The RNA shown here (FMN riboswitch aptamer (RFN element)) has 118 nucleotides. It was read from a public genome assembly, where an Rfam model found it. Its mean pLDDT, the model's own confidence on a scale to 100, is 84. Its Rfam family is "FMN riboswitch aptamer (RFN element)". About the family: The RFN element is a highly conserved domain that is found frequently in the 5'-untranslated regions of prokaryotic mRNAs that encode for flavin mononucleotide (FMN) biosynthesis and transport proteins. Of the family's consensus pairs, 100% are formed in the model.
RNA sequence: UAAGAUCUUCGGGGCAUGGUGAAAUUCCAUACCGGCGGUAUAGUCCGCGAACUGCCAAGGCAGCCGAGCAGGUUUGAUUCCUGCACCGACGGUAAAGUCCGGAUGAGAGAAGAUGAAC
Repeated sequence: UAAGAUCUUCGGGGCAUGGUGAAAUUCCAUACCGGCGGUAUAGUCCGCGAACUGCCAAGGCAGCCGAGCAGGUUUGAUUCCUGCACCGACGGUAAAGUCCGGAUGAGAGAAGAUGAAC
């Protein structure tokens, strides 16, 4: 320096204020939030994970998988700056991205340890 492998730790945020109502953090006004890798710094580009659906005795396999434009700067940005938009699984409950639950779960991955050979 470092292959393969094993192990350890880490690994998702958010309804303030007001209105209606018997009842709503669920409706209305409005507020707030943004997993991982890539790339000029990204919730909206590309890819992935989770959730969800189907199959399976199990391991697992397959499917599905939301949403951005305009202007500016720059060698280079749908990533920065300005403006105006938009999106968000399932079950519960007055209809939920934000509450409760599956979940002290799973996980893209991140960091570290051991370390043959050279």